[in-house]
RNA sequence: CGAGUCUUCCAGAUGGUCGCUGGUUUCUUCGCGGCUUCGGCCACGGCGAGACGAGAGGAAAGUCCGAACUCCACAGGGUAGUGUGCUGGCUAACGCCCAGUCCGGGUGACCGGAAGGAAAGUGCCACAGAAAACAUACCGCCGAGCCGCCUUUCGGGGCGGUGGAAGGGUGAAAAGGUGCGGUAAGAGCGCACCGCCUGGGUGGUGACAUCCAGGGCACGGUAAACCCCACACGGAGCAAGACCAAAUAGGAAGCGUCAGAGGGUGGCCCGCCCGAAGCUUCCGGGUAGGUCGCUCGACCGCACGAGCGAUCGUGUCGGUAGAUAAAUCACCAUCGCCCCGGCAGGAGGCAACUCCCGAGGGGAACAGGAUUCGGCUUACGGAGGGGUUCGGACA
Numbered sequence: 001c002g003a004g005u006c007u008u009c010c011a012g013a014u015g016g017u018c019g020c021u022g023g024u025u026u027c028u029u030c031g032c033g034g035c036u037u038c039g040g041c042c043a044c045g046g047c048g049a050g051a052c053g054a055g056a057g058g059a060a061a062g063u064c065c066g067a068a069c070u071c072c073a074c075a076g077g078g079u080a081g082u083g084u085g086c087u088g089g090c091u092a093a094c095g096c097c098c099a100g101u102c103c104g105g106g107u108g109a110c111c112g113g114a115a116g117g118a119a120a121g122u123g124c125c126a127c128a129g130a131a132a133a134c135a136u137a138c139c140g141c142c143g144a145g146c147c148g149c150c151u152u153u154c155g156g157g158g159c160g161g162u163g164g165a166a167g168g169g170u171g172a173a174a175a176g177g178u179g180c181g182g183u184a185a186g187a188g189c190g191c192a193c194c195g196c197c198u199g200g201g202u203g204g205u206g207a208c209a210u211c212c213a214g215g216g217c218a219c220g221g222u223a224a225a226c227c228c229c230a231c232a233c234g235g236a237g238c239a240a241g242a243c244c245a246a247a248u249a250g251g252a253a254g255c256g257u258c259a260g261a262g263g264g265u266g267g268c269c270c271g272c273c274c275g276a277a278g279c280u281u282c283c284g285g286g287u288a289g290g291u292c293g294c295u296c297g298a299c300c301g302c303a304c305g306a307g308c309g310a311u312c313g314u315g316u317c318g319g320u321a322g323a324u325a326a327a328u329c330a331c332c333a334u335c336g337c338c339c340c341g342g343c344a345g346g347a348g349g350c351a352a353c354u355c356c357c358g359a360g361g362g363g364a365a366c367a368g369g370a371u372u373c374g375g376c377u378u379a380c381g382g383a384g385g386g387g388u389u390c391g392g393a394c395a
Stems, first nucleotide, its partner, number of pairs: 001391008009382002012335006020055002023052005029046003033042003057366001061377002064375005069237004081233005086100004101115001102113004116228002121226002123222003138168002141163001145162007176194006195217001196215008241292004250283006262274004299319003302315005337363004345356004
C1' cells in the first nucleotide's frame, strides 16, 4: 500500500420563533363546602393566562424465548402433551450469553453447527442399478481341482456349473480403506499403516485428548420418521387485577294523594305559579366515568476492585417520559460531518495532466413509548476508533 476479519462508537451541536403533553407555582374567574363581626376569609375542584422545569429508541418494532407482578386452579401418584438436548460456567430465569470440546468451511484472522441414542423395536431409502441390507451378480475375471454334456487322431480340446467379488458400470450412499504378499482367479486369506471394536494407563472438574495391549472386523444411511433416554414445564395475562361510583331497573323504610308531599321564582320568610302523584333516605349489585396498578426498577452509565470472559462486588458521582386515542413537531440562522465540484487563485510537469485551496450545489436513514425487565430476530444512515490476518514493496 492492497485485500480481509472481529469489535466498538454516533444517531448532529448551539441559539431563536411558533406550537403540543404532563409537573410545580402565581393570578383571574366559576362551582361547591365550611367559618363569619355580613365586610369577607379558608379549603377543594374546573376553564383560562403567565413563569420555571421536563418530555421516545438502538432497535421503542416482531411478540419469538425467559422472568417480575396479578388473578384463577392446585392432596398424592401415573399418563398424555410441549420444550430443551456436547461439556463447564454465568444468571432471578432462559432455548440467551461466556469459556472450552468435537465436526465442517477458509491460506489465515475467523466463521458456521437442531452436536444424546441407528449393536431396544418399527418404518423409509425416489430414479438408476444385479443388489439399498439375514445381501447379491449385469459386463467382465479364472479354467488348478470336482461334477455334467459334447467332441477326439485317445494325448487332449470345447461348453456349462461349481469358484470369486479385485476391475468396469449404477447411485447421494454398494458391505472397512491404501499398499505388499498370496492365488487358477480372488478374498482380512496373511502382513504393515489408517479406521473400527474391546480392555487398560496418563492428563483434564468435564466434553475429550493422548498412549499401550488385544481382536480380522462384527455395526450402510435416515431420529428437522415414529420412537427410546435424560431434564424441565399448571393456566391466563396490565383489556392482569384492586378501589370509588352517576344513570336505568330492583328491594326496604318514612312521608304524601286536594286539610296536597314535592318542584319553580327568591339570600330567607310570606306571597304567586305548577302539581289528581309521587317524593326522600338507605341497601345490594357495579354499567358510563374516575382513581390506583404506573414507573426508582433483578434499571442504565461512570469509577475502582475480582474474574480469560459472560458476570459479580463496592462507591453513590451522574441519568431515568408516564400519556389514555394517546403529546415530544415544524421552520430559520451559524457551526460541524459526508458527496459533487474549473467560479477564482496557487504549486509541479516539455506535455497530456496531477495536486492544494474551495465560490457554489446536494445529502443525513430505519422508525416511534402504552405494566416493567433480561435476551433473540428483523429494519436502517454514517464518519471514524481499536484488535487481528494474508499478500506485496521498502528500510

A computed fold for a 395-nucleotide RNA from a Candidatus Marinacidobacterales bacterium, annotated as Bacterial RNase P class A.
Model confidence (mean pLDDT): 76 of 100.
It is recorded under the gene name rnpB.
RNAcentral holds the sequence, with entries from ENA.